[in-house]
RNA sequence: AGAGUUUGAUCCUGGCUCAGGAUGAACGUUGGCGGCGUGCUUAACACAUGCAAGUCGAACGAACCUUCGGGUUAGUGGCGGACGGGGUUAGUGGCGGACGGGUGAGUAACGCGUGAGAAUCUGCCCUCAGGAGGGGGAUAACGGCUGGAAACGGCCGCUAAUACCCCAUAUGCCGCGAGGUGAAACGAAUCAUGAAUUUCGCCUGAGGAUGAGCUCGCGUCUGAUUAGCUAGUUGGUAGGGUAAUUGCCUACCAAGGCGACGAUCAGUAGCUGGUUUGAGAGGAUGAUCAGCCACACUGGGACUGAGACACGGCCCAGACUCCUACGGGAGGCAGCAGUGGGGAAUUUUCCGCAAUGGGCGAAAGCCUGACGGAGCAAUGCCGCGUGGAGGAAGACGGCCCGUGGGUUGUAAACUCCUUUUCUCAGAGAAGAAGCUCUGACGGUAUCUGAGGAAUAAUCACCGGCUAACUCCGUGCCAGCAGCCGCGGUAAUACGGAGGGUGCAAGCGUUAUCCGGAAUCAUUGGGCGUAAAGCGUCUGUAGGUGGUUUUGUAAGUCCGCUGUAAAAGAGUACAGCUUAACUGUAUAUGGGCAGUGGAAACUACAAGACUGGAGUGUGGUAGGGGUAGAGGGAAUUCCCGGUGUAGCGGUGAAAUGCGUAGAUAUCGGGAAGAACACCAACGGCGAAAGCACUCUACUGGGCCAACACUGACACUGAGAGACGAAAGCUAAGGGAGCGAAAAGGAUUAGAUACCCUUGUAGUCUUAGCCGUAAACGAUGGAUACUAAGUGGUGCGCGUAUUCAUGCCUGCACUGCUGUAGCUAACGCGUUAAGUAUCCCGCCUGGGGAGUAUGCUCGCAAGGGUGAAACUCAAAGGAAUUGACGGGGGCCCGCACAAGCGGUGGAGCAUGUGGUUUAAUUCGAUGCAACGCGAAGAACCUUACCAGGGCUUGACAUGCCACGAAAUCUUUCAGAGAUGAGAGAGUGCCUUCGGGAACGUGGACACAGGUGGUGCAUGGCUGUCGUCAGCUCGUGUCGUGAGAUGUUGGGUUAAGUCCCGCAACGAGCGCAACCCUUAUCUUUAGUUAAAAACAACUCUAGAGAGACUGCCAGUGAUAAACUGGAGGAAGGUGAGGAUGACGUCAAGUCAGCAUGCCCCUUACGCCCUGGGCUACACACGUGCUACAAUGGUUGGGACAAAGAGAUGCGAACUCGCGAGAGUAAGCUAACCUCAAAAACCCAAUCUCAGUUCGGAUUGCAGGCUGCAACUCGCCUGCAUGAAGGUGGAAUCGCUAGUAAUCGCAGGUCAGCCAUACUGCGGUGAAUUCGUUCCCGGGCCUUGUACACACCGCCCGUCACACCAUGGGAGCUGGCUAUGCCCAAAGUUGUUACCCUAACCUUCGGGAGGGGGAUGCCUAAGGCAGAGCUGGUGACUAGGGUGAAGUCGUAACAAGGUAGCCGUACUGGAAGGUGCGGCUGGAUCACCUCCUU
Repeated sequence: AGAGUUUGAUCCUGGCUCAGGAUGAACGUUGGCGGCGUGCUUAACACAUGCAAGUCGAACGAACCUUCGGGUUAGUGGCGGACGGGGUUAGUGGCGGACGGGUGAGUAACGCGUGAGAAUCUGCCCUCAGGAGGGGGAUAACGGCUGGAAACGGCCGCUAAUACCCCAUAUGCCGCGAGGUGAAACGAAUCAUGAAUUUCGCCUGAGGAUGAGCUCGCGUCUGAUUAGCUAGUUGGUAGGGUAAUUGCCUACCAAGGCGACGAUCAGUAGCUGGUUUGAGAGGAUGAUCAGCCACACUGGGACUGAGACACGGCCCAGACUCCUACGGGAGGCAGCAGUGGGGAAUUUUCCGCAAUGGGCGAAAGCCUGACGGAGCAAUGCCGCGUGGAGGAAGACGGCCCGUGGGUUGUAAACUCCUUUUCUCAGAGAAGAAGCUCUGACGGUAUCUGAGGAAUAAUCACCGGCUAACUCCGUGCCAGCAGCCGCGGUAAUACGGAGGGUGCAAGCGUUAUCCGGAAUCAUUGGGCGUAAAGCGUCUGUAGGUGGUUUUGUAAGUCCGCUGUAAAAGAGUACAGCUUAACUGUAUAUGGGCAGUGGAAACUACAAGACUGGAGUGUGGUAGGGGUAGAGGGAAUUCCCGGUGUAGCGGUGAAAUGCGUAGAUAUCGGGAAGAACACCAACGGCGAAAGCACUCUACUGGGCCAACACUGACACUGAGAGACGAAAGCUAAGGGAGCGAAAAGGAUUAGAUACCCUUGUAGUCUUAGCCGUAAACGAUGGAUACUAAGUGGUGCGCGUAUUCAUGCCUGCACUGCUGUAGCUAACGCGUUAAGUAUCCCGCCUGGGGAGUAUGCUCGCAAGGGUGAAACUCAAAGGAAUUGACGGGGGCCCGCACAAGCGGUGGAGCAUGUGGUUUAAUUCGAUGCAACGCGAAGAACCUUACCAGGGCUUGACAUGCCACGAAAUCUUUCAGAGAUGAGAGAGUGCCUUCGGGAACGUGGACACAGGUGGUGCAUGGCUGUCGUCAGCUCGUGUCGUGAGAUGUUGGGUUAAGUCCCGCAACGAGCGCAACCCUUAUCUUUAGUUAAAAACAACUCUAGAGAGACUGCCAGUGAUAAACUGGAGGAAGGUGAGGAUGACGUCAAGUCAGCAUGCCCCUUACGCCCUGGGCUACACACGUGCUACAAUGGUUGGGACAAAGAGAUGCGAACUCGCGAGAGUAAGCUAACCUCAAAAACCCAAUCUCAGUUCGGAUUGCAGGCUGCAACUCGCCUGCAUGAAGGUGGAAUCGCUAGUAAUCGCAGGUCAGCCAUACUGCGGUGAAUUCGUUCCCGGGCCUUGUACACACCGCCCGUCACACCAUGGGAGCUGGCUAUGCCCAAAGUUGUUACCCUAACCUUCGGGAGGGGGAUGCCUAAGGCAGAGCUGGUGACUAGGGUGAAGUCGUAACAAGGUAGCCGUACUGGAAGGUGCGGCUGGAUCACCUCCUU
């Protein structure tokens, strides 16, 4: 410090996620030691048991125990008494239980933090001053009686004090003063008990210290879907009350006080030092430690006291628990342990007061779950260890493997060494202050010795981010996953293993916080198109504000002072062996407060100025606004005339109108609405918006020159005004247009587009509504920053007689463009540049501008405006493709123009389907279907049935045997096979044997036309013989990419020329190759009719054609057009040749091949069958339907091929297929071999025929082991459909189509009408590119990129999820009013009781009880507000698998889309009105560039 993820790729915006650190953590797994910390975050839930606050006998009376001495007794014991000592204690009394310890419920507050302040108190402690004189009455304990289960009492009697009371005195306090008021303990100890000394205690006053109370400034969470709150409320006077100020309380008076700088209300929360993170600013947090606050079962209350409204005190009410004799009582772990419960989760019912600290005491001492320690827990931080050195046969084993090896790996074994740790044994602290004594921890730390490598390594990860890779298993299953994503048979992503990587007594996961996140942006973001400028203006508060002078000193700056607790954090040093930990010192410190100074800037006060702003004067342009008046054209309607059969409408029609006279046309009349031309990126207005003409009233702008005011300014939260269209209310009006509605069409449907009608509405007046793509998608103001060129308005100057020209100023309005900015597009003095000020708004997509609440509205609806849930994207600009029912240019037998076919018939053949035991398999739009197959009777053959074999039909290796191998042959059997017979005996040799062969055996293996063409190689098809596809360097762009390759011409062509930020190059094109047409030359057999020669012959080599020549066009180019010559002319014709790539195209059945599968079978052999089936459908062909013909007879002319298991002449036989015999030929020699169409002659005469030949019968021939399934051919006989073929569709541009025959391959034969070749005869047409199909280039739009066979919207149906409404039901919280009113303070009191003091002795003062008044907790009643849970039913939303219906959007998306509004429809949606361009295409205008 960044990284992954939107895309085919790119840049940006933007969210999600990761790497880091942290924790009072938890879970999983593993676990050796020590030190130091930490340990109920949840139920402020309930608590058994023990302990946590007592102490003082030197305050007091008393009791008990004990000791000593003495008495009594004979003695012990017992007993009584006196004086002592010691101890223990209940009670009175004093001090302390207000500290220490716990918890965070409440609290948004002077609670806390910080800094100030005045009207206060303060036990114990310290200092100073003074005092302590004289009296008195009770009471507990105790004793007696007595109540009660208990807790706990009641009555009578006795007694003490440092308990209580009175008087005196007093420096004090109150009061102007007079005066009033107010204290105590000769108490305790020590001592020779009276005195005295000392110590402690007591009272008063003053001061200090400490602690506490009170007040104020500032700071302190969220919500405005909480906007108004407040009656003791705000202030005053008087009184009361308090330690003290104060509405703290009461009475009276006034009507204030708080709030947009957020009151009130609601939610949440103890606050801080700090902790954690961060570079910082910030953010989050408030465990342990420390400060403050609050609380102590819940609520209320006071008492005592220096201090409490009191955790281990009291009273009352309530809930809960316990005891009970049922009458009544007791209790409060949020102290330490511990229990139950809750929970993912948090310890011992331990030791000790030795240390530190606290309470009491004179002290000893006692108490202390504070504290010091130990225990449990890897809960955290820190430290140490699990050994060190050597050791290669690189061992065994594991894993991988290309079988060679590699790796684990010096790792192990083995040798030597060490002992931290461990075990045992011995010694043994500091911590103790304070002379001695005193140690829980603890026989601990530490030290010494002995023993032995001995006791000690796991966890996670290994696709990218992110360090680390292979094998096996699995097969969209099981599973993983933080994000992207992985898994559908070769998974580095799942599970296991080996290996590796990273940490390490831990390691991972989960949760939470900060960071990264500049992703709330003060530091440090944005708003034209990504989310985001209010529709526009006026203006309040607020914010900001021109020049200058003087002053003040609030802000600002400088110095000093106080504070900013300690701890923590920083620095240095030090102590534990180190570290963590701890100690000491030091430094820093934003902030707050005080004080002194400075005066530049801001502010404030006073004064001045004119540049901002405004006023006045004179001009000027204008659809600016409101009201009134007038006008003509058009439309419709009405009346009348002329006139006759149609009109109207559309892509085409129909509905509709019309013989009752329409449309058309002429004249007259009526009505309403809108104002052609001018008219213009021209004008005006804040925007919405504004247009015939005239008049009245009225707002604003601009220009010119001066005069005046003197900062009067800018912006603007709330607020107010205006605000298209649609819509609403009321009253009018209603010509045209026209939602809805009706009808006609279109269509699969058509609730639409089109047509015919047509209601609201559109218009006016008055009032509402308040929204639009209300857009420049760009808030307002001010200043600055290149130019050029248009338009509108008003001017200056100059030239000119004028028109006008030139120069120039201000305001408005356009275009191009520099710098700069921008993600890019683009903006660019009219900024989206550079700056300042103010306002509004944004923070991922969806849910959703929805729900709910509030508010406005008559309504429709508007404004404000969430959450749950869900996704990893959504989006902007630009790029390359692809696509478009976008555009331009061009080509092709693509269309057109022609010729001939197919589709109809019969047959052949292939396919589908069906059938079958099997009908083997593959090929399936073009680019499968006479295709693989250049030839299925057996074989082929892969299929089926049956019969057989199992190292196999075939290959290699091993062993044994044999001599063979081989040939002939018999029997059984369908054959394979089995059992026999005979002939036969090889080659090399070092004589051992070997090679080859056969048989048998065991194991490695063979074998598979089994699967996967979506694992592959190779080959092939197709776009397409289309003209394209790329690269290097350079340049442009942030980049993907572009340029080159585009443009103007031209070509068959990216062919060539010209131009150009490109210059070159490669694969393609062309050419080179073959055949053919002409000629020359060489040679020539078997050709040349016998010879010679030549050639139309053969086969070698050459020539020839190149736009070379001429003319025209073109740009002086490339090239095109025409011509000459020539056998051939513009590629002469044909062939071969197929760029980068596309289709997961085809082929595992040609071959090869990975993986998987079978192995007495999915292998191999054999016989028979099947591939030839047959209701039917399709493709490709043959033959025809006839006279341009058929038949018969005669006659003529080819080319290219084939031939020894072959072609086979001639001759003989047969009607013929063919047979017999046989010459020639290894082929320019012989043979196949007859060419046919054609010509001549004859016949047929338009018919299902002398056309056509299917089908069938009979008889034959040939091949072959075999012709039944299932061959071909011949003869005779039979003689079907068919009379030129619907929709549709195919081929072909010249020696082509059409037509005619010939040959070959395969092959024993052949189902060949197929395929591949060969020649013969030999046409027609092409105006042209509008249209169909395919393709190329350029451009444009795009929401597509699996690329239009794309993407995608809504209803409906099903499942799940969260949410809203909902008759209600049921909780919680809060405030208000009323009723009742405990305990208690306080007031009153006529009742009752009453020791101290006073008394005139009657009583009084004072006190207590009772009663009563005010206040008041809990409780009750009532209606509210806020907020949860639940709810029949219901609404929309989200997600889900390949459901249903349509096709709305993206291309002109097939009716351009979208916004607002209204109506309407199963649904997307449609239509009306107004608006926008974020619309394609074409044309015109304007402006601009050159």
A computed fold for a 1490-nucleotide RNA from an uncultured prokaryote, annotated as small-subunit ribosomal RNA. The prediction has a mean pLDDT of 84. Rfam family: Bacterial small subunit ribosomal RNA. On this family, see Yusupov et al., Science 2001: "Crystal structure of the ribosome at 5.5 A resolution".